[in-house]
The part of an RNA shown here (small-subunit ribosomal RNA, 3' major domain) has 476 nucleotides and comes from an uncultured bacterium. Its Rfam family is "Bacterial small subunit ribosomal RNA". Rfam links the family to the GO terms structural constituent of ribosome and ribosome. The prediction has a mean pLDDT of 81.

Context: one part of a larger RNA
RNA sequence: UGACGGGGACCCGCACAAGCGGUGGAGCAUGUGGUUUAAUUCGAAGCAACGCGAAGAACCUUACCUAAGCUUGACAUCUCUCUGACCAUCUGUAUAAAGCAGACUUCCUUCGGGACAGAGAAGACAGGUGGUGCAUGGUUGUCGUCAGCUCGUGUCGUGAGAUGUUGGGUUAAGUCCCGCAACGAGCGCAACCCUUGCGAAUAGUUGCCACAAUUCAGUUUGGGCACUCUAUUCGGACUGCCGUAGGUAAUACGGAGGAAGGUGGGGAUGACGUCAAAUCAUCAUGCCUCUUACGUCUUGGGCUACAAGCGUGCUACAAUGGCUAUAACAAAGAGAAGCGAAUCAGCAAUGAAGAGCAAACCUGGAAAAGAUAGUCUCAGUUCAGACUGUGGGUUGAAACUCACCCACACGAAGAUGAAGUUGCUAGUAAUCCCGAAUCAGAAUGUCGGGGUGAAUGCGUUCCCGGGUCUUGCACA
Numbered sequence: 001u002g003a004c005g006g007g008g009a010c011c012c013g014c015a016c017a018a019g020c021g022g023u024g025g026a027g028c029a030u031g032u033g034g035u036u037u038a039a040u041u042c043g044a045a046g047c048a049a050c051g052c053g054a055a056g057a058a059c060c061u062u063a064c065c066u067a068a069g070c071u072u073g074a075c076a077u078c079u080c081u082c083u084g085a086c087c088a089u090c091u092g093u094a095u096a097a098a099g100c101a102g103a104c105u106u107c108c109u110u111c112g113g114g115a116c117a118g119a120g121a122a123g124a125c126a127g128g129u130g131g132u133g134c135a136u137g138g139u140u141g142u143c144g145u146c147a148g149c150u151c152g153u154g155u156c157g158u159g160a161g162a163u164g165u166u167g168g169g170u171u172a173a174g175u176c177c178c179g180c181a182a183c184g185a186g187c188g189c190a191a192c193c194c195u196u197g198c199g200a201a202u203a204g205u206u207g208c209c210a211c212a213a214u215u216c217a218g219u220u221u222g223g224g225c226a227c228u229c230u231a232u233u234c235g236g237a238c239u240g241c242c243g244u245a246g247g248u249a250a251u252a253c254g255g256a257g258g259a260a261g262g263u264g265g266g267g268a269u270g271a272c273g274u275c276a277a278a279u280c281a282u283c284a285u286g287c288c289u290c291u292u293a294c295g296u297c298u299u300g301g302g303c304u305a306c307a308a309g310c311g312u313g314c315u316a317c318a319a320u321g322g323c324u325a326u327a328a329c330a331a332a333g334a335g336a337a338g339c340g341a342a343u344c345a346g347c348a349a350u351g352a353a354g355a356g357c358a359a360a361c362c363u364g365g366a367a368a369a370g371a372u373a374g375u376c377u378c379a380g381u382u383c384a385g386a387c388u389g390u391g392g393g394u395u396g397a398a399a400c401u402c403a404c405c406c407a408c409a410c411g412a413a414g415a416u417g418a419a420g421u422u423g424c425u426a427g428u429a430a431u432c433c434c435g436a437a438u439c440a441g442a443a444u445g446u447c448g449g450g451g452u453g454a455a456u457g458c459g460u461u462c463c464c465g466g467g468u469c470u471u472g473c474a475c476a
Stems, first nucleotide, its partner, number of pairs: 001476002004472002007470007015460002019424005026315007034306002042053002064301002067298001069296002073125001077124002079121006089103005106115003127290002130288003136284002138279003141275001143273001148187006154163003167178003193267004198235007207225003211222003238261001241255005317417001321376006334363002338357002343352003383414001388409007430452007
């Protein structure tokens, strides 16, 4: 000087407390340890691994296993020789497939050749998702959006170092004020950026309708850009004003005006560093290693196994509910090998059809919870829906291993969950639907969108984590 203390002082955080909802019990989905297996590819491991890499394993993916092939190679560059093609298509043959044989089949030219492609030869080399993240770059997590981490000059100290950065106040903040052997500065904080909340100007189609006409009605036509909205530029909030407290300070509390008030809400933004943290399987790369194989091609299988264990979720256990009927109200995002309407068929999944739309125009499109009416009347039920059977549908060469959906039948556990544990302070929790990425098909996951919309917060004694000062120290 640090680190540490079941030392002290002060402060902060959904850390506790006060509340609301979960989880832990059930069924299922998913990940993982384990076990099994020819293989169940690999990585991730307290917080900070475990719906994680994977924004989507039937083949492919795929790295694993089985079997069958190839050896300058599936991919790149170079040398020589030969050919004129190669691809696609067709024929034959063989197979599980890859394969083998044949048919068909170029361009430019100064006629030397060249371009391009194929075959063959020899090597140089290719290739490796093989090892090492404890050789590395790059990227990322975490403490933590915590308020810290340092430097120059000066001064003090023999020196390590100290001072500044401590002190008195204050703040979300090393934020600011005052003081001070310090005076300044840098990286962080804040602001500048995006979004949301108010207003104005400009613009007016595909949007809108105060107006007129028309229609059974949806609407349509005319007219208009006032309004809504869209999208560009501005304005607006600064403790600016008033009062009180404070040191005529910083600032705090209250008030006015205001759409908004003291950082208005949300996001992006992550200092010096810590964990030899993670990643050699995104990529790059040193070294080591394989080279008729640890490379590469193909078939089938596996990654989907299952006694029991764990994590994360979904659905429930019902009446604040289930079912049936009727009529309402969104936002955001997507669409051409795409979204796919009307209409018709079907109980339905879906099929037929193919209008319109590269979309403020057309489409998916029905928002759901909610409202109104009816029914069920506390039951393992008109709750719950696992499992199973049968019949269908869709995607795709192909749904046996191993996809999703529909209908009918079947109708399991489950009656609110021990010890424990977790999220959340406001348009939040809870609850309800909608969309997108990935994607041929395949979400209860992920990422977004809106609808309805709470309770509690006395306070900082205690638990956890963090910050500043101080003290002890047998640690560095």